Predicted 3D model of a 75-nucleotide RNA (transfer RNA) from a Candidatus Eiseniibacteriota bacterium.
[in-house]
RNA sequence: UGGACGGUAGCUCAAUGGCAGAGCAACGGACUGUUAAUCCGUCGGUUGGAGGUUCGAGUCCUCCCCGUCCAGCCA
Numbered sequence: 001u002g003g004a005c006g007g008u009a010g011c012u013c014a015a016u017g018g019c020a021g022a023g024c025a026a027c028g029g030a031c032u033g034u035u036a037a038u039c040c041g042u043c044g045g046u047u048g049g050a051g052g053u054u055c056g057a058g059u060c061c062u063c064c065c066c067g068u069c070c071a072g073c074c075a
Base pairs, nucleotide, nucleotide: 001071002070003069004068005067006066007065010024011023012022013021018055026042027041028040029039030038048064049063050062051061052060
């Protein structure tokens, strides 16, 4: 420098262009000798950034940023 894949809740990940969700974590409660486990509930979002297309974008297009991998260049 080029290419591929990825970036969505604190973490791991979903979502056919049509209401942004799950599990875990956290918090509250139930349960009990106590803890753990289990059960119920609550909280939790600038969907990496900026534009564009569209009635409507996490999703499509352009540019940029970050991460991983591959290739290349210099030493």
It matches the Rfam family "tRNA". The family's RNA type in Rfam is transfer RNA. Rfam links the family to the GO term triplet codon-amino acid adaptor activity.